[in-house]
RNA sequence: UGCUCAUCCAGAGGGACUGAGGGAACGGCCCUGAGAAGUCCCGGCAACCGCCGCGAACCCCCGUACGAACCAGCAACAGCUGGAACCUACGUCGCGGAAACGGUGCCAAAUCCGACCCGGAGCGAGAGCCGCACGGGACAGAUGAGAA
Numbered sequence: 001u002g003c004u005c006a007u008c009c010a011g012a013g014g015g016a017c018u019g020a021g022g023g024a025a026c027g028g029c030c031c032u033g034a035g036a037a038g039u040c041c042c043g044g045c046a047a048c049c050g051c052c053g054c055g056a057a058c059c060c061c062c063g064u065a066c067g068a069a070c071c072a073g074c075a076a077c078a079g080c081u082g083g084a085a086c087c088u089a090c091g092u093c094g095c096g097g098a099a100a101c102g103g104u105g106c107c108a109a110a111u112c113c114g115a116c117c118c119g120g121a122g123c124g125a126g127a128g129c130c131g132c133a134c135g136g137g138a139c140a141g142a143u144g145a146g147a148a
Stems, first nucleotide, its partner, number of pairs: 001148001003146006013042005021031003026114003043107003048103002051097006062091004067086001070083005111140001116137004122129002
């Protein structure tokens, strides 16, 4: 940097330094000298990975770990090295738990809202117009995990 998967209406801020911007981008609407962003310190939230327990699935293959009949080489009667059928556990999924410990993340507003598509109120005899609120989806983004 791109790819895959999951989640994104919950939650959680003080201080110091500093001094004008910030909320990704565009439009809105907000935050901000009663101090933005940034850095540091301390604190907190949450529970993605890791950890613990239970259950399910798998138990063909493969990988890792403990063990291991046996095989080969060396050694020499004690062993060493390499391989290995096979056994057990883990791997996958779900539920729950802990948060003292590990890897991250986060601590204004729903990812602040919208933008593109669909539905939808309304207008019109109709073609159609307009598309507020709201709902669903897409795009984009953020975070984590995984494989490159």
The RNA shown here (SAM riboswitch aptamer (S box leader)) has 148 nucleotides and comes from Nocardioides sp. Root190. Of the family's consensus pairs, 97% are formed in the model. Rfam family: SAM riboswitch aptamer (S box leader). Clan: SAM clan. The coordinates come from a structure-prediction model, not an experiment, and the mean pLDDT is 78.